RNAcentral holds the sequence, with entries from ENA, Rfam and Ribocentre. The RNA shown here (SAM riboswitch aptamer (S box leader)) has 122 nucleotides and comes from Virgibacillus salexigens. Its mean pLDDT, the model's own confidence on a scale to 100, is 77. Its Rfam family is "SAM riboswitch aptamer (S box leader)". Rfam's curators write: The SAM riboswitch is found upstream of a number of genes which code for proteins involved in methionine or cysteine biosynthesis in Gram-positive bacteria. The SAM riboswitch acts at the level of transcription termination control.

[in-house]
RNA sequence: CUCUUAUCAAGAGUGGUGGAGGGAAUAGGCCCUGUGAAGCCCGGCAACCUGGAAGUGAUUCAAAAGAUUACUCUUUCGGUGCUAAAUCCUACAGAUCAAAUCUGUGAUCUGGAAGAUAAGAG
Numbered sequence: 001c002u003c004u005u006a007u008c009a010a011g012a013g014u015g016g017u018g019g020a021g022g023g024a025a026u027a028g029g030c031c032c033u034g035u036g037a038a039g040c041c042c043g044g045c046a047a048c049c050u051g052g053a054a055g056u057g058a059u060u061c062a063a064a065a066g067a068u069u070a071c072u073c074u075u076u077c078g079g080u081g082c083u084a085a086a087u088c089c090u091a092c093a094g095a096u097c098a099a100a101u102c103u104g105u106g107a108u109c110u111g112g113a114a115g116a117u118a119a120g121a122g
Base pairs, nucleotide, nucleotide: 001122002121003120004119005118006117007116008115013042015041016040017039021032022031023030026091027090028089029088043083044082045081048079049078051074052073054072055071056070057069058068059067060066087114092111093110094109095108096107097106098105
């Protein structure tokens, strides 16, 4: 970098440092920010992987034990991640409704695209 799968309306600081931008990219909007942005450190949140215990189901077994596996629970030494606003909202397609009238607009919903994170594969 590419592919597959899952998740993305919950949660998380009145700390230190740092000094001017930030909210992925393009466009439009809307926001945050010297009452201190990004980044870094610490703290915290979460539970994808890992770890632990018990219960239930399934498979293996003649049966039990054991093993494997799925779900539930825990949140632990660890691998990550996250820590304003829905992934801040929209962009593409469809449905419904409204106003308007032949051309586009707005609202709501559904799906998609793009993106983020994790696990696996190349």